[in-house]
RNA sequence: UAAUUUUUUACGGGAGAUACUGUAUUAAUUUACAGAGCCGAAGGAGCAACGACCCGGAAACUCUCAGGCAACAAGGACCGUGCAAGAAUA
Numbered sequence: 001u002a003a004u005u006u007u008u009u010a011c012g013g014g015a016g017a018u019a020c021u022g023u024a025u026u027a028a029u030u031u032a033c034a035g036a037g038c039c040g041a042a043g044g045a046g047c048a049a050c051g052a053c054c055c056g057g058a059a060a061c062u063c064u065c066a067g068g069c070a071a072c073a074a075g076g077a078c079c080g081u082g083c084a085a086g087a088a089u090a
Base pairs, nucleotide, nucleotide: 001090002089004087005086006085007084009082010081011080012079013078018036020035021034022033023032024031037069038068039067043065044063045062046061050056051055
């Protein structure tokens, strides 16, 4: 110096599912509580191959504890770009 890769950080993109029912309340399809239904992309949990097999063990799969279910806002796995640092290669 070149391309690769990991992490931090900034910016941009970023889905799904009830405008359900009851009671009370409100100027209001406003808010609260209870009930039922539902979603998968924070977090959490489960396991196939395999191994040293009562154990360990991946995911965008499965579960739905937490979270969420008109829009807005918020959150958001993941993706892109820039900066910085690290790793290994030429």